[in-house]
Molecule: Bacterial RNase P class A
Organism: Variovorax dokdonensis
RNA sequence: GAAGCGCGCCGGACCGCCGCUGGUGCAAGUGCCGAAAGGCCGCACUGGAGGAACGUCCGGACUGCAUAGGACAGCGCAGGAGCUAACGGCUCCCCACCGUGAGGUGAGGAUCAGAGCAACAGAGACGAGUCAGCUUGCCGCCUAGCGGCAGGUUGGGUGAAACGGGCAAUCUCUGCGCGCAGCAACACCAAGUAGGCCAGCGUCGAGGUGGUUCCGCCGAGCUGGCGGGUAGGUGGCAUCGAGCCGUCCGGGUGACCGGCGGCCCAGAGUAAUGGCGGUCACGCCGGGGGCAACCCCGGUGCACAGAAUCCGGCUUACAGGCGCGCUUCACAC
Repeated sequence: GAAGCGCGCCGGACCGCCGCUGGUGCAAGUGCCGAAAGGCCGCACUGGAGGAACGUCCGGACUGCAUAGGACAGCGCAGGAGCUAACGGCUCCCCACCGUGAGGUGAGGAUCAGAGCAACAGAGACGAGUCAGCUUGCCGCCUAGCGGCAGGUUGGGUGAAACGGGCAAUCUCUGCGCGCAGCAACACCAAGUAGGCCAGCGUCGAGGUGGUUCCGCCGAGCUGGCGGGUAGGUGGCAUCGAGCCGUCCGGGUGACCGGCGGCCCAGAGUAAUGGCGGUCACGCCGGGGGCAACCCCGGUGCACAGAAUCCGGCUUACAGGCGCGCUUCACAC
């Protein structure tokens, strides 16, 4: 210098104006919406997407239901030892395969329980036997020899594989794990001439209604209480956690664990996290200057994608860029 391997990280910055949304503080009106429950309206300060928030694939927290114990069925996992709340995740080691190498990949329990499967070629492919050559005995044909039956031997030829194996990524067996459902879970508040139950009164006229006491008409329900659910509302739900950060300390090869210090870090239910303008950075193109590194001007581009109960993983997508360690080859000293 070229080509690679592994790991880690960033994935725009700032300013102005106008908005959206959470929290805190202050301040309210006999304010607005609503039957109620409850919600809304002002000002100030302050928080407001990601490395994958994606997929919803795996595992947990949480919640309800179920549940004596055990087993069957079903589903999943599979080298050994560990990490972890748990896992199909991660780490170290062994083995196999790929690579010159740094490294990468692994669907790495069992075929002395049973079943199933194997293209083409080949006589024969999972049941065993005999296609060909040589040869022994017997029988038949008049002999040389040929044919048939029974046996021995060689293994030529086919094929990935020929009484000896393979495949468990076919069923199966062994060991281990899993109760079922999911925040539209679930808890609380709570409408309706929706519906239920109870009590009292009522065809011996309750109750309703028209006109002035009086009269007329309709007439089988009326009144009160109770509790459950639905619409709707609130919580769950985002200040305390398997939490985040650390040129820190200790243990471990490592995943990780313990300690110390600091921090509080988005959150709705039409669902906020935006729009416009400007400056700078970066990439590309064109022009100019300069021996060169580089500088100036103009244009253009800036990815993948967006939380929805929360957390740990995995997978997939991604313009452009940075750092560290290592390998192979070539050259120079």